[in-house]
Order: sequence, then C1' cells, then structure tokens
RNA sequence: GGGCCGGUAGCUCAGUCGGUAGAGCAUUUGACUUUUAAUCAAAGGGUCCCGGGUUCGAGUCCCGGCCGGCUCACCA
Repeated sequence: GGGCCGGUAGCUCAGUCGGUAGAGCAUUUGACUUUUAAUCAAAGGGUCCCGGGUUCGAGUCCCGGCCGGCUCACCA
C1' cells in the first nucleotide's frame, strides 16, 4: 500500500424490506427473606465513529475520512 470484517447504552452485542433505537449484564429504586448475597419488579442511561450525499423518511443505501482486527504484498 491492496482486500475483507467491524465501530449502536458503562460492558458484551442484536437491529428483518429504509418507517417509534433494543436485549443481557452492570447501576439505581422498590418488594421479598434464605441477609457481605440471592430472587422478583420497575426506572435511569444513546452525538447509532466523523463529514457529506440520496430519500417524504437513513443505525440501515452511496461517497470520503478516522479507529480497531484479520489477511496479502512490499521494504529490511
């Protein structure tokens, strides 16, 4: 340098055909009793990596960039 995959809640990840952004864990609150905790319920929590384009409408499609991983090539 080329190719491929990925970036979405604090963490790990879903998100269908473009049409209201979600789950588990964690956190907080409440209930309960078996009490360093477990169980049940609820709540809070989002620049969907950045910029632009297409569209009535973009996490999703297109272009450019950034970051991470894998791989190939080059150099030595």